[in-house]
Molecule: transfer RNA
Organism: Oscillospiraceae bacterium
RNA sequence: GGACAUAUAGCUCAGUUGGUUAGAGCGUUCGUUUCACACGCGAGAGGUCAUAGGUUCAAGUCCUGUUAUGUCCA
Numbered sequence: 001g002g003a004c005a006u007a008u009a010g011c012u013c014a015g016u017u018g019g020u021u022a023g024a025g026c027g028u029u030c031g032u033u034u035c036a037c038a039c040g041c042g043a044g045a046g047g048u049c050a051u052a053g054g055u056u057c058a059a060g061u062c063c064u065g066u067u068a069u070g071u072c073c074a
Base pairs, nucleotide, nucleotide: 001073002072003071004070005069006068007067010026011025012024013023019057028044029043030042031041032040050066051065052064053063054062
């Protein structure tokens, strides 16, 4: 220098050919239970879907640039 893949909650991830509320597990907060702790149960908080544009009635999803990480080639 070239090619490809990935980027969604604190962590690990899902999200179906673009379609009507952005989710799960773990973690965390509160409540419940216990003499107390843990486990269990119930409820809540937490998101610029890496970033800047574009297409569309509608974008996490499609297109382009950029950034970061990884793999391969030279």